Predicted 3D model of a 341-nucleotide part of an RNA (small-subunit ribosomal RNA, central domain) from Pachymenia orbitosa. A source record names the gene rns. Its Rfam family is "Bacterial small subunit ribosomal RNA". The coordinates come from a structure-prediction model, not an experiment, and the mean pLDDT is 83.
Context: one part of a larger RNA
RNA sequence: UUGGGCGUAAAGCAUAUGUAGGUGGAAAAUUAACUUUUAGUCAAAAAUUUAAAGUUUAUUUUUAAAAAGAUUAUCAAACUAAUUUUCUAGAGUUCAAAAGAAGAUUGUAGAAUUUUAAAUGUAACAGUAAAAUGUAUUGAUAUUUAAAAGAAUCUCAAACGCGAAGGCAACAAUCUAAGUUGAAACUGACACUGAGAUAUUAAAGCGUGGGUAGCCAAAGGGAUUAGAUACCCCUGUAGUCCACGCCCUAAACGAUGAGUGUUUAUCUUUGAUUCGAACCAAAGAUGUAGUUAACGCGUUUAACACUCCGCCUGGGAACUACGAUUGCAAAAUUAAAACUC
Numbered sequence: 001u002u003g004g005g006c007g008u009a010a011a012g013c014a015u016a017u018g019u020a021g022g023u024g025g026a027a028a029a030u031u032a033a034c035u036u037u038u039a040g041u042c043a044a045a046a047a048u049u050u051a052a053a054g055u056u057u058a059u060u061u062u063u064a065a066a067a068a069g070a071u072u073a074u075c076a077a078a079c080u081a082a083u084u085u086u087c088u089a090g091a092g093u094u095c096a097a098a099a100g101a102a103g104a105u106u107g108u109a110g111a112a113u114u115u116u117a118a119a120u121g122u123a124a125c126a127g128u129a130a131a132a133u134g135u136a137u138u139g140a141u142a143u144u145u146a147a148a149a150g151a152a153u154c155u156c157a158a159a160c161g162c163g164a165a166g167g168c169a170a171c172a173a174u175c176u177a178a179g180u181u182g183a184a185a186c187u188g189a190c191a192c193u194g195a196g197a198u199a200u201u202a203a204a205g206c207g208u209g210g211g212u213a214g215c216c217a218a219a220g221g222g223a224u225u226a227g228a229u230a231c232c233c234c235u236g237u238a239g240u241c242c243a244c245g246c247c248c249u250a251a252a253c254g255a256u257g258a259g260u261g262u263u264u265a266u267c268u269u270u271g272a273u274u275c276g277a278a279c280c281a282a283a284g285a286u287g288u289a290g291u292u293a294a295c296g297c298g299u300u301u302a303a304c305a306c307u308c309c310g311c312c313u314g315g316g317a318a319c320u321a322c323g324a325u326u327g328c329a330a331a332a333u334u335a336a337a338a339c340u341c
Stems, first nucleotide, its partner, number of pairs: 004312003007295002012309001014200004021193003025087007033080001035076001038073005048066006090190001091187003094183004102176007109153001113149008124135002161168002205246006214240002219235004257308006265286007290297002314341003323334004
């Protein structure tokens, strides 16, 4: 609870699309649903407010009036609404241009690691604060040559860029998408938000089938230590990779919902444009007004306003129990109370 809020105190859904609903640009005409004017009718009292009377001021008592509702007729047409017509400032389409790690698929490349084979070659290598486990005379490490495999793409690289978010970085091709700028040809409010719903959603995890170089939960061993189920070292399996299908969670953060309009300046960067950073879009820094409990924010707003949605209401119990829905499972979503301070 007709109130106040949501960057950090409780509180913005992970993100988008979009149904219902809510809200919605300019001009003209008509209607009169809503609204407004006037009149009538109906309908209890108490309570409330005002006035008067009585009483001792008040309280109290009595009387009268007012207020609010429904309905019928009537008035008005500014606003809202409905219908019709028109417009171009919102929105969209078209044409042109440049930029981009935007996505999907396929192919190619070089460096490095590891392994295998061969050659040279001899006693160490590896590792640490120091060691040891480990590897090595059955010839290791090192160097050279050849081959294989998987994963990741040095420099460029940036306060960069792109994407709704998650996220995206070697190179090339094919297919697909979005934004920006310019032109002003076309449509003519087609818009904004969005309960449910649908789609996407890092990492980890799950299922089936592949793959497995490096790294590496678990596990084994060596150290350290009072102990050491750790930190350090030597190994090392799931996993990490691919295809398909699930899971649907994150400090999924700008801890800041989306949209529109208005409101000082200076500087840097990206794209476009130009005679010219004059203007447009985007990413940043400092800061005026304003705002904030303060920190800070400050044209990318946490300023001034409006529209719509979501959410909060002392701490713990509790991102829990029960129930329901979803899932192969792990779990996820929704979500209390007793009790306690």